[in-house]
Molecule: transfer RNA
Organism: marine eukaryotic metagenome
RNA sequence: GCCUGUAGCUUAGUCUGGUGGAGCAUUCGACUGAUAAUCGAAAGGCCGCAAGUUCAAAUCUUGCCAGGCCC
Numbered sequence: 001g002c003c004u005g006u007a008g009c010u011u012a013g014u015c016u017g018g019u020g021g022a023g024c025a026u027u028c029g030a031c032u033g034a035u036a037a038u039c040g041a042a043a044g045g046c047c048g049c050a051a052g053u054u055c056a057a058a059u060c061u062u063g064c065c066a067g068g069c070c071c
Base pairs, nucleotide, nucleotide: 001069002068003067004066005065008024009023010022011021018055026042027041028040029039030038048064049063050062051061052060
C1' cells in the first nucleotide's frame, strides 16, 4: 500500500443508500412399528468496533481492531 470481516458454519446483498435472504446445522410437528430419508413450521443477525453525512446506512466518508497478501 491492497483485500477481507454479515446467523453456530459456508455465504448472497455493498458497485446504484429505501423491509437483511439462502444452504447446512439446531428445535418443534407430520410421515414410520421405530429410525433414517422426505415434507411443513419456528428460533437464530442492531451486518468487526466507534464517529460522521442523510428523512433514511450492511451499503457512502473517517478513525480504530482482527486476519491475509505485497513492498